[in-house]
RNA sequence: UUAUUCCUUUGGGGCAAGGUGCAAUUCCUUACCGGCGGUUAAAGCCCGCGACCCGCUUAAUUCCAACAAAGCGGUUGAAUCGGUGAAAUUCCGGUGCCGACUGUUACAGUCAGGAUGGGAGAAGGAAAUC
Numbered sequence: 001u002u003a004u005u006c007c008u009u010u011g012g013g014g015c016a017a018g019g020u021g022c023a024a025u026u027c028c029u030u031a032c033c034g035g036c037g038g039u040u041a042a043a044g045c046c047c048g049c050g051a052c053c054c055g056c057u058u059a060a061u062u063c064c065a066a067c068a069a070a071g072c073g074g075u076u077g078a079a080u081c082g083g084u085g086a087a088a089u090u091c092c093g094g095u096g097c098c099g100a101c102u103g104u105u106a107c108a109g110u111c112a113g114g115a116u117g118g119g120a121g122a123a124g125g126a127a128a129u130c
Base pairs, nucleotide, nucleotide: 002128004127005126006125007124008123009122010121017029018028019027031110032109033099034098035049036048037047038046044097045096053074054073055072056071057070058069079095080094081093082092083091101113102112103111
């Protein structure tokens, strides 16, 4: 100094108030929240990644199925107008929109659960290379 490998740590927030009702933090008024990397300048809604979900393969098993593990693949939401500027769908102002699965005395981004899980990534350290 940098392809790479390994180790450790770390790695998601949010219904206050009111209404209806036998029953709702799930409906209605309203409130609140926004992982990670990138992008000429700061992003939930620009590009991509992760989570959830689906499938395949591998190993294991006497055989089959299921669960779990590792690897690979697929699916997956939402924005516009004005202003400043060299540059912003990212800043400022206005008005909007989006949010896995299972469960629930009644429909959930916010409650409970899978999850003391997984994880993009971040920080530090070691080895190795030059």
Record summary
This is a predicted structure of a 130-nucleotide RNA (FMN riboswitch aptamer (RFN element)) from a Spirochaetaceae bacterium. Of the family's consensus pairs, 100% are formed in the model. Taxonomically the source falls in Spirochaetaceae (Bacteria, Pseudomonadati, Spirochaetota, Spirochaetia). Rfam family: FMN riboswitch aptamer (RFN element). For this family Rfam cites "Regulation of riboflavin biosynthesis and transport genes in bacteria by transcriptional and translational attenuation" (Vitreschak et al., Nucleic Acids Res, 2002).